[in-house]
C1' cells in the first nucleotide's frame, strides 16, 4: 500500500430504511431480611466513531476520514 471485518449507555451486545434504540450485568430508589447477601418491583443512563451524500424518512444504504482487528504483498 490492496482487500475484508468491526466502532451503538459504565461494560457486553441486539437492531439490516419507519413509534425520541431491545436485552443482560453494573449504578440508584423502594420492598423483602434483625442486617448484609440473595430475591422481587421500578428508575436513570447511548440520539449510534467523525464529516458529507441518497431518501418523505438513515444506527441501518453510498463515499471519504479516524481508530482497532484480520489477511495479502
Nucleotide at each position: 500500500g490492496g482487500c475484508c471485518c468491526g466502532u451503538u449507555g459504565g461494560u457486553g451486545c441486539a437492531g439490516u430504511g419507519a413509534u425520541u434504540a431491545a436485552c443482560a450485568c453494573a449504578u440508584c430508589u423502594c420492598c423483602c431480611u434483625u442486617u448484609c447477601a440473595c430475591g422481587g418491583a421500578g428508575a436513570a443512563g447511548a440520539c449510534c466513531g467523525c464529516g458529507g451524500g441518497u431518501u418523505u424518512g438513515a444506527a441501518u444504504c453510498c463515499c471519504g476520514c479516524a481508530c482497532g482487528g484480520g489477511u495479502c504483498a
Predicted 3D model of a 73-nucleotide RNA (transfer RNA) from Racocetra fulgida. The organism belongs to Racocetra, within Eukaryota. The coordinates come from a structure-prediction model, not an experiment, and the mean pLDDT is 81. Its Rfam family is "tRNA". From the family's description: Transfer RNA (tRNA) molecules are approximately 80 nucleotides in length. By type it is a transfer RNA.